[in-house]
RNA sequence: GCUUGUACUCAGGGCAAGGUGAAAUUCCUGACCGGCGGUAUGUCUGUUUUUCAGAUAAGCCCGCGAGCGCCCACCGCACCUGUGGUGGGGUCAGCAGAUCUGGUGAGAGGCCAGAGCCGACGGUAUAGUCCGGAUGGUAGAGUGGAAGC
Numbered sequence: 001g002c003u004u005g006u007a008c009u010c011a012g013g014g015c016a017a018g019g020u021g022a023a024a025u026u027c028c029u030g031a032c033c034g035g036c037g038g039u040a041u042g043u044c045u046g047u048u049u050u051u052c053a054g055a056u057a058a059g060c061c062c063g064c065g066a067g068c069g070c071c072c073a074c075c076g077c078a079c080c081u082g083u084g085g086u087g088g089g090g091u092c093a094g095c096a097g098a099u100c101u102g103g104u105g106a107g108a109g110g111c112c113a114g115a116g117c118c119g120a121c122g123g124u125a126u127a128g129u130c131c132g133g134a135u136g137g138u139a140g141a142g143u144g145g146a147a148g149c
Stems, first nucleotide, its partner, number of pairs: 001149004006144005017029003031129002033119002035064004042056005059117002067095002069092001070089008099115005121132003
């Protein structure tokens, strides 16, 4: 240094100001936010002739995560095949979202400029932003020590 397994720690942000209304952070004007890994024509640092190395860089490019659906088990109610709750699975992939135009360039999905768009479920005046499941779970990140090479 690599691989394997292990313990611990960490792991999400956001309606200002106003309008209508009996009531809305839910509607309307407007404001605000962007998890994790990958990728790189950007940026920074070191070296340098070119270049090379490292760091960093995407909500809407690829993939992942939580949630719903779905499936399984148990319990309750109903009593003819439905309904509620709790727990589990993560096989299925149904919901799993959303980007264009111009510029530069050998090349743009990422850079520059502009204009757009998206955001589980339950509650409630219709919610990405409030409350709740959640003092939960997780993609993953870091640290310690162990074994093997």
Molecule: FMN riboswitch aptamer (RFN element)
Organism: Kordiimonas laminariae